The part of an RNA shown here (small-subunit ribosomal RNA, 5' domain) has 508 nucleotides and comes from an uncultured bacterium. Its mean pLDDT, the model's own confidence on a scale to 100, is 82. It matches the Rfam family "Bacterial small subunit ribosomal RNA".
Context: one part of a larger RNA
RNA sequence: AACGAACGUUGGCGGCGUGGAUUAGGCAUGCAAGUCGAACGAAUCCCGGUAGCAAUACCGGGGGAAGUGGCGAAAGGGGCAGUAAUGCGUGGCUAACCUACCCCGGGGACGGGGAUAGCCUUCCUAACGGAAGGGUAAUACCCGGCGAUGUGGCGAGAGGACAUCCUUUUGCCAUGAAAUGAGUUUCGCCUCGGGAGGGGGUCACGUGCUAUUAGCUUGUUGGCGGGGUAACGGCCCACCAAGGCGAAGAUGGCUAGCGGGUGUGAGAGCACGACCCGCGCCACUGGCACUGAGACACUGGCCAGACUCCUACGGGAGGCUGCAGUCGAGGAUCUUCGGCAAUGGGCGCAAGCCUGACCGAGCGACGCCGCGUGUGCGAUGAAGGCCUUCGGGUUGUAAAGCACUGUCGAGGGGGAGGAAAGCCGAAAGGUCUGACCUAUCCCUGGAGGAAGCACGGGCUAAGUUCGUGCCAGCAGCCGCGGUAAGACGAACCGUGCAAACGUUGUUC
Numbered sequence: 001a002a003c004g005a006a007c008g009u010u011g012g013c014g015g016c017g018u019g020g021a022u023u024a025g026g027c028a029u030g031c032a033a034g035u036c037g038a039a040c041g042a043a044u045c046c047c048g049g050u051a052g053c054a055a056u057a058c059c060g061g062g063g064g065a066a067g068u069g070g071c072g073a074a075a076g077g078g079g080c081a082g083u084a085a086u087g088c089g090u091g092g093c094u095a096a097c098c099u100a101c102c103c104c105g106g107g108g109a110c111g112g113g114g115a116u117a118g119c120c121u122u123c124c125u126a127a128c129g130g131a132a133g134g135g136u137a138a139u140a141c142c143c144g145g146c147g148a149u150g151u152g153g154c155g156a157g158a159g160g161a162c163a164u165c166c167u168u169u170u171g172c173c174a175u176g177a178a179a180u181g182a183g184u185u186u187c188g189c190c191u192c193g194g195g196a197g198g199g200g201g202u203c204a205c206g207u208g209c210u211a212u213u214a215g216c217u218u219g220u221u222g223g224c225g226g227g228g229u230a231a232c233g234g235c236c237c238a239c240c241a242a243g244g245c246g247a248a249g250a251u252g253g254c255u256a257g258c259g260g261g262u263g264u265g266a267g268a269g270c271a272c273g274a275c276c277c278g279c280g281c282c283a284c285u286g287g288c289a290c291u292g293a294g295a296c297a298c299u300g301g302c303c304a305g306a307c308u309c310c311u312a313c314g315g316g317a318g319g320c321u322g323c324a325g326u327c328g329a330g331g332a333u334c335u336u337c338g339g340c341a342a343u344g345g346g347c348g349c350a351a352g353c354c355u356g357a358c359c360g361a362g363c364g365a366c367g368c369c370g371c372g373u374g375u376g377c378g379a380u381g382a383a384g385g386c387c388u389u390c391g392g393g394u395u396g397u398a399a400a401g402c403a404c405u406g407u408c409g410a411g412g413g414g415g416a417g418g419a420a421a422g423c424c425g426a427a428a429g430g431u432c433u434g435a436c437c438u439a440u441c442c443c444u445g446g447a448g449g450a451a452g453c454a455c456g457g458g459c460u461a462a463g464u465u466c467g468u469g470c471c472a473g474c475a476g477c478c479g480c481g482g483u484a485a486g487a488c489g490a491a492c493c494g495u496g497c498a499a500a501c502g503u504u505g506u507u508c
Base pairs, nucleotide, nucleotide: 001507002506003505005504006503007502008501009500012371013370014369015368016367017366018364019363025327026326027325029324030323031322034071035070036069039068040067045062046061047060048059049058050057051056078282079281080280087207088206089205090204091203092202093201094200097199098198099197102195103194104193105192106191107190108189110144111143112142113141119134120133121132122131123130124129151174152173153172154171155170156169157168158167159166160165208254209253210252215245216244217243220242221241222240223239225237226236227235257279258278259277260276261272262271263270264269284305285304286303287302288301307318308317309316310315335361337360338359339358343357344355345354346353347352374404375403376402377401384395385394386393387392408449410444411443412442413441414440417437418436422431423430424429452497453496454495455494456493457478458477459476463492464491465490466489467488473480474479
């Protein structure tokens, strides 16, 4: 000097930050991922009309649960357990690769079919859930036709390169669409090429401690052939060879997320990696795949395990390292708050819906910064306190008193701005939206509501008296205390800092 600090005493206000570092221990409760009727058929319900005495039936309209389908759910949010290299950082390569949504450009969309949820009926179960039959729709699923600039194979030519190869011209086989919705603009679908952004793979170098760890390795190292993948590869498999790494530290052990950066320091360095940003990894523990453009998937699935809960004992349910909150452990770390107004995200033509992302508010002097706790005058100097050589000195212009001011706080009122998009409209133009906060201004009142903490032997700014008597105690180091203690305790006075001041811990 610094801190994600803690503790003690004290504590007026505001702005901006910041706050579970320990048990990656267990979790009650609520919320944190939905949306689309311009993909689809619709239950129950409501209204109107017709027929009927009525139950009811039919027609038209409204609203719409649950469901099918599409997109999203792989983002955003949390944590740092693991990881010493399958990571990260810097710079290359990919003639070995992928990419939904978005942008640009070219071309296209012909005809048909069978189901299934929802629904109805019956049934099993304590529950979670499930079975059988009937019947229905689609931008769900399937089939056929046309079919190429695309893909693969076989040929021919030209150019290029780094071995397989790449680019380009040209001949034969396999391959697509949803005739959907609105119908005014339009939104969608299929295919090809390119782009942007995003990823996969690979190489070089760098990236802790330990030799009181010296040898390690059999898919191991390489080849041939195959499988698998978007793609290269022992990634996997069969066969063949016997290799590969290592004192420039292999293998083992311990520790640890990495970087931008942060602290300190003149720098070199040393220590650290909270908040914010990038990358990686994890999601009760271990394993596995499915779907998908993308996962081996925090609030998806399956299996096993531990734990918790329900049970009719047959069987089931769960995963806060999301936001709040709770218990435990701990020296120690917050509200079960408001809003989608802004920014951003998902879906939707849109209106809009969802969003504990986010924006705000709350709590904590935890940090930094700012402001205030009044200003001027006022005695050869009140009272009181303390000291005294008893003369006085000091507290001290300090108070009182007089004259003012009105910051902050309190009460009340106004208030630009954070708001532009969007929507309506042919246009001009019009119109809607603030959870929360507020610069700033006005009024009321009145010095009123606002100062402490540590220290005073030297280092180190600041001393006297009394008490105590090697006791009680102090102490960072030196050291004080055994009867005159400037070092203990108290008082007065002083010094330093100040809404803080000290102590402890840690780093330089």